RNAcentral holds the sequence, with entries from ENA. Predicted 3D model of a 73-nucleotide RNA (transfer RNA) from a Candidatus Woesearchaeota archaeon. The source organism's lineage runs through Archaea, Nanobdellati and Candidatus Woesearchaeota. Its mean pLDDT, the model's own confidence on a scale to 100, is 84. Rfam family: tRNA. By type it is a transfer RNA.
RNA sequence: GGGGCCGUAGUCUAGCCUGGUAGGAUUUGCCCUUGGGGUGGGUAAGACCGGGGUUCGAAUCCUCGCGGCCCCA
Numbered sequence: 001g002g003g004g005c006c007g008u009a010g011u012c013u014a015g016c017c018u019g020g021u022a023g024g025a026u027u028u029g030c031c032c033u034u035g036g037g038g039u040g041g042g043u044a045a046g047a048c049c050g051g052g053g054u055u056c057g058a059a060u061c062c063u064c065g066c067g068g069c070c071c072c073a
Stems, first nucleotide, its partner, number of pairs: 001072007010026004020056001027045006049065005
């Protein structure tokens, strides 16, 4: 220098192809359960890597970057 894959809560991850309420697990706060704790249950908080474009509508499509991994040279 060329090519491919990936980026979503603190952590792991679904959704992307085929645009339409961002879901689950874990964590944390509170409540219930207990004599107390653990377990279990309920509830709440918390995320789409950044800019631009297309569209009524973008996590999703297009594009330019940033970061990570791999291959070629």